Predicted 3D model of a 74-nucleotide RNA (transfer RNA) from a Patescibacteria group bacterium. Lineage of the source: Bacteria > Bacteria candidate phyla. Rfam family: tRNA. The family's RNA type in Rfam is transfer RNA. Its mean pLDDT, the model's own confidence on a scale to 100, is 81.

[in-house]
RNA sequence: GGGCCUGUAGCUCAGUUGGCCAGAGCAUCCGGUUUGCAAUCGGGAGGUCGGCGGUUCAACUCCGCCCAGGUCCA
Numbered sequence: 001g002g003g004c005c006u007g008u009a010g011c012u013c014a015g016u017u018g019g020c021c022a023g024a025g026c027a028u029c030c031g032g033u034u035u036g037c038a039a040u041c042g043g044g045a046g047g048u049c050g051g052c053g054g055u056u057c058a059a060c061u062c063c064g065c066c067c068a069g070g071u072c073c074a
Base pairs, nucleotide, nucleotide: 001073002072003071004070005069006068007067010026011025012024013023019057028044029043030042031041032040050066051065052064053063054062
């Protein structure tokens, strides 16, 4: 320098034939239960979907460039 893969909540990840309001588990907060803790049950909060731009009525999803990590080639 070039090819490929990955980037979504604090953590681990799903979701991409473009369309319902972007989700799950764990963690965290509140409440029930308990003498108390754990476990368990109910509820809440938490997101520029790596960044910028483009296509489209509409983009996490498609296209271009860039950034970060991984891997292969030189």